The RNA shown here (c-di-AMP riboswitch aptamer (ydaO/yuaA leader)) has 134 nucleotides and comes from Aneurinibacillus aneurinilyticus. The RNAcentral record of the sequence draws on MGnify. The organism belongs to Aneurinibacillus, within Bacteria. Its mean pLDDT, the model's own confidence on a scale to 100, is 78. Rfam family: c-di-AMP riboswitch aptamer (ydaO/yuaA leader). Gene Ontology terms of the family: cyclic-di-AMP binding and regulation of gene expression.
RNA sequence: GGCCUAGUCCCGGUGCAUCCGGGAGCGGAGGACCCACUUUUUUUGGGGUUAAUCCUUACACCAUGUAAGGAGGGAUGAGAACAGCUCUUUCGCCAUCCUACCCGUCAGCUAACUUCGUCGGCUAAUGCGAGGGA
Numbered sequence: 001g002g003c004c005u006a007g008u009c010c011c012g013g014u015g016c017a018u019c020c021g022g023g024a025g026c027g028g029a030g031g032a033c034c035c036a037c038u039u040u041u042u043u044u045g046g047g048g049u050u051a052a053u054c055c056u057u058a059c060a061c062c063a064u065g066u067a068a069g070g071a072g073g074g075a076u077g078a079g080a081a082c083a084g085c086u087c088u089u090u091c092g093c094c095a096u097c098c099u100a101c102c103c104g105u106c107a108g109c110u111a112a113c114u115u116c117g118u119c120g121g122c123u124a125a126u127g128c129g130a131g132g133g134a
Base pairs, nucleotide, nucleotide: 001123002122003121004120008024009023010022011021012020013019025118026117027116028115029114030113035108045106046103047102048101049100053071054070055069056068057067058066059065073098074097075096076095077094086134087133088132089131090130091129092128093127
């Protein structure tokens, strides 16, 4: 300097902080009428965050798991110059990569309202083409 992610910025305690508090922005949860569901009860329990789920085969053999494949969803690909320039954005092809946790028997949607989070992890780099806006 760049990338993923909601996960950034400002102020105060305080001269400093990895500590405490507040605000803005961004993100999540609970929560009426109406509408929907009436398939309910510790059992086939149910539900939430995330793009991260589902199916098939094999190994394992409560479950979970491991490997391969497929479908679906998500992310990235920063360019010296001779490429019109700078910023931003859409589409197509190609390449690479992709989960982990939580609630605790309980929650549909949901105005008012209530409430929580603002972590963490990567990286040294010429993939190509067609458009839009400033």